[in-house]
RNA sequence: UGAGUCGGCCGGGCGGCCGCGGCAGGGCUUCGGUCCUGUCGAGGAAGGUCCGGGCUCCGCAGGGCAGGGUGGUCGGUAACGCCGACCCGGGGUGAUCCGCGGGACAGUGCCACAGAAAGCAGACCGCCCCCGGCCUGGCCAGGGGUAAGGGUGAAACGGUGGUGUAAGAGACCACCAGCGCCGCAGGUGACUGCGGCGGCUCGGUAAACCCCACCCGGAGCAAGGUCAAAAGGGAGGUUUCGGCCUCCUGCGCGAGUGUUUGAGGGCGGCCCGCCCGAGCUCGCGGGUAGACCGCAGGAGGCCGUCAGCAAUGGCGGUCCUAGAUGGAUGGCCGCCACCCCGCAUCACGCGGGGUACAGAACCCGGCCUACAGGCCGACUCACCCG
Repeated sequence: UGAGUCGGCCGGGCGGCCGCGGCAGGGCUUCGGUCCUGUCGAGGAAGGUCCGGGCUCCGCAGGGCAGGGUGGUCGGUAACGCCGACCCGGGGUGAUCCGCGGGACAGUGCCACAGAAAGCAGACCGCCCCCGGCCUGGCCAGGGGUAAGGGUGAAACGGUGGUGUAAGAGACCACCAGCGCCGCAGGUGACUGCGGCGGCUCGGUAAACCCCACCCGGAGCAAGGUCAAAAGGGAGGUUUCGGCCUCCUGCGCGAGUGUUUGAGGGCGGCCCGCCCGAGCUCGCGGGUAGACCGCAGGAGGCCGUCAGCAAUGGCGGUCCUAGAUGGAUGGCCGCCACCCCGCAUCACGCGGGGUACAGAACCCGGCCUACAGGCCGACUCACCCG
């Protein structure tokens, strides 16, 4: 200097005018509200709704079947399918990246085409022996042996070299790879290294069904609560006897059925078992669709320090950072910044265009996806110079 790998950050700024929502304070008010001041006011993903929770309600809980999820080891975390470190396998010269990472000897299925043959297989071309015939350095028919050589294929039942044989073959031998067993060393562990013995070597696929190990109540802020309203009833107080106020209950009429001979309901689906239980179902009418809470002090943020390879945790200090409800932070103007294009210059410059993805709705921890332009750091490789 170039090419690459990994990680982190910003993502417009300044000024002016007008306009929004929450909270606090103050003024005015016809009590409906209105004005002023201060202060705070969308994200790294707020998106996806893919996981895990907090919280709320139902359920006193239980057993089994079915269903679903995860899948190397060890840590972290409230938890997870997440994060960290490591192990094994694979890609890459490398920095690093990838993995639906337990089991094929429980069983079932599949491996097209080609090929003789693709799970216990196989003889197409071949090689050797016996015997018969013939046109006799050989050819043909029949029988037997063979899987070392060739061919097909993604893959053909270990590899190289030898002994041996009629010709061959782990038939036997040496070395190697693989597999199984035993021992030693290291590691928390997954595993790694070394040594010894042995049969001779028995595909792939589970991101196919399946087996194994571990895990799993349901519904969800439109959860859930309070007030108001409604025709009527009850109690208390008061009264000028017309009524009024407070509290409790709780809409009215009809029909069917049930009340310990248990209707109906609950425990994610089903079964068993258990529990609650005096109501439940249908029809016709009445009231309400409003206000408030939930609604932001948290598994919280930031700084420092200690422990740890790290994820993260402990300790100390400090801070309070939206809470809307047709749904708030916007509109206009000017200048600057960055990027692109054109013109022009020694330089300064001029003109035009553009400035990403995108808006909380109970909250939090993750993962995934989107992003114009720009900045920083560490590491790897190649070349050159010193």
Notes: Bacterial RNase P class A from a Streptosporangiaceae bacterium, 386 nucleotides, folded computationally. The gene name in the source record is rnpB. Rfam family: Bacterial RNase P class A. Rfam's curators write: Ribonuclease P (RNase P) is a ubiquitous endoribonuclease, found in archaea, bacteria and eukarya as well as chloroplasts and mitochondria. Its best characterised activity is the generation of mature 5'-ends of tRNAs by cleaving the 5'-leader elements of precursor-tRNAs. Cellular RNase Ps are ribonucleoproteins. RNA from bacterial RNase Ps retains its catalytic activity in the absence of the protein subunit, i.e. it is a ribozyme. Isolated eukaryotic and archaeal RNase P RNA has not been shown to retain its catalytic function, but is still essential for the catalytic activity of the holoenzyme. Although the archaeal and eukaryotic holoenzyme s have a much greater protein content than the bacterial ones, the RNA cores from all the three lineages are homologous -- helices corresponding to P1, P2, P3, P4, and P10/11 are common to all cellular RNase P RNAs. Yet, there is considerable sequence variation, particularly among the eukaryotic RNAs. Identified in Yersinia as Ysr151/RnpB. RNAcentral holds the sequence, with entries from ENA. The source organism's lineage runs through Bacteria, Actinomycetota, Actinomycetes, Streptosporangiales and Streptosporangiaceae.